[in-house]
Context: one part of a larger RNA
Formats: sequence, structure tokens, C1' cells
RNA sequence: CUGGGCGUAAAGCGCGUGCAGGCGGGCCUGCAAGUCUGAUGUGAAAGCCCCGGGCUCAACCUGGGAAGUGCAUUGGAAACUGCAGGUCUUGAGUGCUGGAGAGGAAGGGGGGAUUCCCGGUGUAGAGGUGAAAUUCGUAGAGAUCGGGAGGAAUACCAGUGGCGAAGGCGCCCUUCUGGACGGCAACUGACGCUGAGACGCGAAAGCGUGGGGAGCAAACAGGAUUAGAUACCCUGGUAGUCCACGCCGUAAACGAUGAGCACUAGGUGUAGCGGGUACUCAUUCCUGCUGUGCCGCAGCUAACGCGUUAAGUGCUCCGCCUGGGGAUUACGGUCGCAAGACUAAAACUC
Repeated sequence: CUGGGCGUAAAGCGCGUGCAGGCGGGCCUGCAAGUCUGAUGUGAAAGCCCCGGGCUCAACCUGGGAAGUGCAUUGGAAACUGCAGGUCUUGAGUGCUGGAGAGGAAGGGGGGAUUCCCGGUGUAGAGGUGAAAUUCGUAGAGAUCGGGAGGAAUACCAGUGGCGAAGGCGCCCUUCUGGACGGCAACUGACGCUGAGACGCGAAAGCGUGGGGAGCAAACAGGAUUAGAUACCCUGGUAGUCCACGCCGUAAACGAUGAGCACUAGGUGUAGCGGGUACUCAUUCCUGCUGUGCCGCAGCUAACGCGUUAAGUGCUCCGCCUGGGGAUUACGGUCGCAAGACUAAAACUC
């Protein structure tokens, strides 16, 4: 000395549940597997090391010793790990109580707007652009008033506000349902953490079957622009976007930052729930827990920056990286209806 790393250089699985495994709180007693210690046996010869000897020296050869970090048997120790028994309440969970929330699922209801249809008024334009044209309109458009149909989305409130593991969630009401948080300390008594495989969830697009289709709009058509314009702009417009069921399983699935626990200055907002002081209400003031922001000490960092929501200081467990290209590839395998997804090289080259 016995790797170094993963916010942005290569590197945190998109997220969760969880079998095996790894790791695991305080006290007491016992055992002695790990651990420590003594003894005995063994650890061939040669070699290495030490002290001698022989070739004129050396290499080389040779005698003796040491070492051989190991293994086995046996005697002992009991702090730590382990195992067994007992016990505890701080970890974890339960209970009671309280409020917050776009958390999820189903059903019902509403208003505004767009479009279309019918009717009235009314007449020559409307629309669109940088300017135009395609387009619509004298078969009466656009404008305006009344009625109706249908689909999608829910203005304001709205907030580095809230909820959720992530994806994500926003009109109102009802039903069913998950989680978190505050308070009280009644109960259980380590029941915990992580988690290879596995299983589940998983935006958008896409796929299958059936429905639906207002607006928007890949593809497509036309009009412009232009040297050209398979674009940007305009007029149209089909899949799709919506619903039900079933697939797909990806993303700049991002905090580009895995999960858990503990410790380490503060200041200032904000959301939820408490406690206290003071003159009465509770406005203010002090203070606790949980979440979410900003600034910042120490420390860390290549720098940027991070900084009690750590990228600081430690521990446990998992995943991942190991020069660029070839390569989010080929082949094989697994999955998929397909699109493709997952796993994953090499030659060659710099």
C1' cells in the first nucleotide's frame, strides 16, 4: 500500500411492493461457532534468509540453523459478532382525537366559449397576411337576435400554494377508497433498514376491437414566400387527440442528485397542525413538529455551485461507470399483434 468514482466530465434502475440475501436498539444470564491466547503434532527435499565449509575468487556445490504468516488436535478467555433464554422502550407499529389536501375510482350535475343546424333582422362583402392569394358569400355570407344539437376543456380563485412513490392530479355534488401530518401517551415490545431476482404502477406517441368526433391537427391538398421551399406564413384537412376494454413499457420518466438512519452556525418567506406569554376577544409576540422556497457559516467541490430538503461528516444495503467512435448497434435470447423494447459484443479505427 492492499482501487477510484456516479448534480454538470463515463456512471443513480422512471417509480413502488417485496421473497432470498446483507445489515440491525438498551440491559441481564448462559453457550463458545467466529475472535483472542497457551501447548502438542504437522507444515517433504530443493529454493529464500542467517552462520560455516569446498572448487585460487565468484557463479556454483555443500553442512547446520532459522523461517515456513497454514492446518489439525487439545487446554483456556468471554469484551465484540453469533446462538439460546429473559427483560426494557427510545427504533418501528397500533389505538384515541383533530384539522388540511387538483391523492385514486365510480356516478350525477352546471356555466362560459368554439363549431354546426333552424328561424328573424339586414346587405355586400367576410376571412386572412408583412403584403396577398387559395377559401366563404347575392342560391343572401360576415354582423346581430332567438331556438336547438354535439364534443372537448374547466377562465377568475391560482400561489417557487397543496396532494401523490413516480408517471401525474385543477368546475360543482354524492358514494367508495389510499396516504401523510398535528395532539394525547393507552397498547405491542425490535415486530427494523435495504433489497439481486420477482411482481405491480408507469407521460406522450403508437397498436387491437367497438364507440365518439366540437375545436385542434401529423399525413395530405391548395395558396403564398423563395433561386428552389417536399419548410417557416395562410386556407382547408384525415389519422389522432375523447370514451370502454386490452396491449406497448419508452422520455431531458430531471433535483440530470438511489433508499434509510444519525450528527454538524444561522437568517428570512410560505403551507398544515399545535403549545405559551401578554391587557378581554385573538390581531401581534415567543416557541414545537411536518412540508415547501430563498440567502448563507463551517465543510465539500475541477470549477459552477451544494450548504439541517447537503453535493458536509459517518454507517447499512442496492444499482451503475471504467478512453472516443464502431454501438441507445450486430448476433443470440426473452417479451410484443406490430412498431419495437430489454439484455448486449467484436473486427476495425483514433
Source information:
Predicted 3D model of a 350-nucleotide part of an RNA (small-subunit ribosomal RNA, central domain) from a metagenome. The prediction has a mean pLDDT of 89.